[in-house]
Molecule: Guanidine-I riboswitch aptamer
Organism: Paenibacillus albus
RNA sequence: GACAAAGCUAUCUAGGGUUCCGUUGAUGAGCAACUUCUUUUCAUUCAUCAAGCUGGUCCGAGAGAUAGUGUGCAGCGCGCGAACGCUGCAUAACACGGAAGGACAAAAGCCUGGGAGAU
Numbered sequence: 001g002a003c004a005a006a007g008c009u010a011u012c013u014a015g016g017g018u019u020c021c022g023u024u025g026a027u028g029a030g031c032a033a034c035u036u037c038u039u040u041u042c043a044u045u046c047a048u049c050a051a052g053c054u055g056g057u058c059c060g061a062g063a064g065a066u067a068g069u070g071u072g073c074a075g076c077g078c079g080c081g082a083a084c085g086c087u088g089c090a091u092a093a094c095a096c097g098g099a100a101g102g103a104c105a106a107a108a109g110c111c112u113g114g115g116a117g118a119u
Stems, first nucleotide, its partner, number of pairs: 007069006015059002020056002022053001023051007070091008094114001096117001101111002
């Protein structure tokens, strides 16, 4: 920028990993207190590394939830009409599903994808 009508969006959840925060552990440094001196230990602060580690941030469902909006039809209002506004109904039912690949820090029920397939 274009595009939709089992449409689109938002919030949440199942789920997901590790950017950032935090947590835990290891290593190192510094400060304070006690002490005649020395040594040692504990607590605390900082740094580095490691671990998805209960969490926060983050990602997050076609087949999960909720809400909004859009669309279609009908009626009413204004009006020559169009457009606009309001109200109502519908937007349902069903839905087993790889592998490989892709993005972001990374992974995933995310995307590919109501795909390939199966019935």